[in-house]
RNA sequence: UCUUGAAAAAGGCAAACCCGCUGGAAGGCGGGGACGCAACGCCACGGGGCCGACCCUCAUCAACGGCGAUGAGAAGGCAAGCCGGGCUGCCUGG
Numbered sequence: 001u002c003u004u005g006a007a008a009a010a011g012g013c014a015a016a017c018c019c020g021c022u023g024g025a026a027g028g029c030g031g032g033g034a035c036g037c038a039a040c041g042c043c044a045c046g047g048g049g050c051c052g053a054c055c056c057u058c059a060u061c062a063a064c065g066g067c068g069a070u071g072a073g074a075a076g077g078c079a080a081g082c083c084g085g086g087c088u089g090c091c092u093g094g
Base pairs, nucleotide, nucleotide: 002094003093005091012037013036017032018031019030020029021028022027035081041087042086043085045084046083047082049078050077051076056073057072058071059070060069061068
C1' cells in the first nucleotide's frame, strides 16, 4: 500500500417504542431502551425518498365594498440506518 471479516480482544454506535424540549412539517436534540451495525464514523455529489408553513407560479372554484379556498409546481428544507460515490478510521487474517 492492497485485501479478508471466520474466530478473538479492547471498546463503540443505537432501530422501533416511551418521556421532555424544539420545528409549520419532514425532522432534530436530550434521557430511557436495543432491532441491528466492521464503517450504522463524516460529506446531500448522483439516483431515488420525505416535508414543503410564509413568499412565488399555474389551474379550478369563490368573490368584485373581494383579494380567499383547494390542488399542482417551485423556492427552500430533511434523512448518511435506501442505493451509489467521496473522505477518514479500531482490531484481525493474508
Annotation: Model confidence (mean pLDDT): 85 of 100. Predicted 3D model of a 94-nucleotide RNA (c-di-GMP-I riboswitch aptamer) from an Acidimicrobiia bacterium. Lineage of the source: Bacteria > Bacillati > Actinomycetota > Acidimicrobiia. The sequence was found by an Rfam model in a public genome assembly.